[in-house]
Molecule: SAM riboswitch aptamer (S box leader)
Organism: Rhodonellum psychrophilum GCM71 = DSM 17998
RNA sequence: UACUUAUCGAGAAAGACCGAGGGAAGGGCCCUAUGACGUCUUAGCAACCUGAAAAAACAAGGUGCUAAAUCCCUUUUCGGAAUAGCCGGAAAAAGAUGAGUG
Numbered sequence: 001u002a003c004u005u006a007u008c009g010a011g012a013a014a015g016a017c018c019g020a021g022g023g024a025a026g027g028g029c030c031c032u033a034u035g036a037c038g039u040c041u042u043a044g045c046a047a048c049c050u051g052a053a054a055a056a057a058c059a060a061g062g063u064g065c066u067a068a069a070u071c072c073c074u075u076u077u078c079g080g081a082a083u084a085g086c087c088g089g090a091a092a093a094a095g096a097u098g099a100g101u102g
Stems, first nucleotide, its partner, number of pairs: 001102008013042005021031003025074004043066003048062003051058001070094001075091006
């Protein structure tokens, strides 16, 4: 980096450093000098893989995660309505993470 597959409305933050943007893209909305984002330390959440043949329990190891539903919408379709634009449902796309393969 590509492909396959599972999950994504639950859960869980303090300190130090830094210093202006960040929440993937566009729109909306939000976070942010009362210091965001990021890095490090410690703590925690969770239970994808290992531990270990199945189930349950655990949380030792490998990841992951710790604002907001993947923050919401975007494309298609179904139902309703004041009929493109609003409301609700389903699917897809994109993305994130795990496991596997090349």